[in-house]
RNA sequence: AAUCGUUAGGGCGAUUUAAAAGAGAGUAUUAAGCCCUAAGCGUCCCGACUUUGUCGGGGGUUACA
Repeated sequence: AAUCGUUAGGGCGAUUUAAAAGAGAGUAUUAAGCCCUAAGCGUCCCGACUUUGUCGGGGGUUACA
C1' cells in the first nucleotide's frame, strides 16, 4: 500500500492475492454479524402471492459487576 471483518466515517485486528480470525473489556447470552454513530445489507417475526422464491409491514441481542 492492498484486501477482509454488512455499507459509510472513526476505532481495533488479521492477512499478503485470499477471505478467514481469538480483533487486548471480562464472563455468559442472542438469529443478531468485532465496537460506536447513522443506515437497515444479512438476520428474526407477521401477512399476501404466481411458493426451489417474490413483495409488503415491524423490530434492531441481552444480563452482570